Description: A computed fold for a 71-nucleotide RNA from a Minisyncoccota bacterium, annotated as transfer RNA. It matches the Rfam family "tRNA". From the family's description: Transfer RNA (tRNA) molecules are approximately 80 nucleotides in length. Rfam links the family to the GO term triplet codon-amino acid adaptor activity. It is annotated as a transfer RNA. The RNAcentral record of the sequence draws on ENA.
RNA sequence: GCCUUCUUAGCUUAGUGGUAAAGCAAUGGUUUUGUAAACCAUCGACAUCAGUUCGAUUCUGAUAGAAGGCU
Numbered sequence: 001g002c003c004u005u006c007u008u009a010g011c012u013u014a015g016u017g018g019u020a021a022a023g024c025a026a027u028g029g030u031u032u033u034g035u036a037a038a039c040c041a042u043c044g045a046c047a048u049c050a051g052u053u054c055g056a057u058u059c060u061g062a063u064a065g066a067a068g069g070c071u
Stems, first nucleotide, its partner, number of pairs: 001070007010024004018054001026042005047063005
């Protein structure tokens, strides 16, 4: 220098154009003499900027970052 893949919650992952899901974690509550465990509830996210579309996490382009390959 060129090519490929990836970027979703604090972490690990789903989600093939129609109001984004789960587990763990955090907070509160129930229970207990107390703690843990268990149960219930709450909080919290689509890397950025454009484009296509009635509608984009999803499709397209660029940028940034990460990983891998070739030279």